Source information
Model confidence (mean pLDDT): 82 of 100. Predicted 3D model of a 73-nucleotide RNA (transfer RNA) from a Vicinamibacterales bacterium. The source organism's lineage runs through Bacteria, Pseudomonadati, Acidobacteriota, Vicinamibacteria and Vicinamibacterales. The RNAcentral record of the sequence draws on ENA. It matches the Rfam family "tRNA". It is annotated as a transfer RNA.
RNA sequence: GUCCCCAUCGUCCAGAGGCCUAGGACGCGGCCCUUUCAAGGCUGAAACCCGGGUUCGAAUCCCGGUGGGGACG
Numbered sequence: 001g002u003c004c005c006c007a008u009c010g011u012c013c014a015g016a017g018g019c020c021u022a023g024g025a026c027g028c029g030g031c032c033c034u035u036u037c038a039a040g041g042c043u044g045a046a047a048c049c050c051g052g053g054u055u056c057g058a059a060u061c062c063c064g065g066u067g068g069g070g071a072c073g
Base pairs, nucleotide, nucleotide: 001072002071003070004069005068006067007066010026011025012024013023018056028044029043030042031041032040049065050064051063052062053061
């Protein structure tokens, strides 16, 4: 330099145009239980990398950017 892949709660993942005011696990807060702790039960907070475009409607499709990873030279 060329090409390819990826970017979603604190972490790891799901999602494939409307069923998503985005779900699960771990973690975190509160309550219950317990003499206390752990475990367990209930509950809560917490995310779509950025900017455009397409569409009635975008986390999802397209373009550009940024960041990460890879292949070739």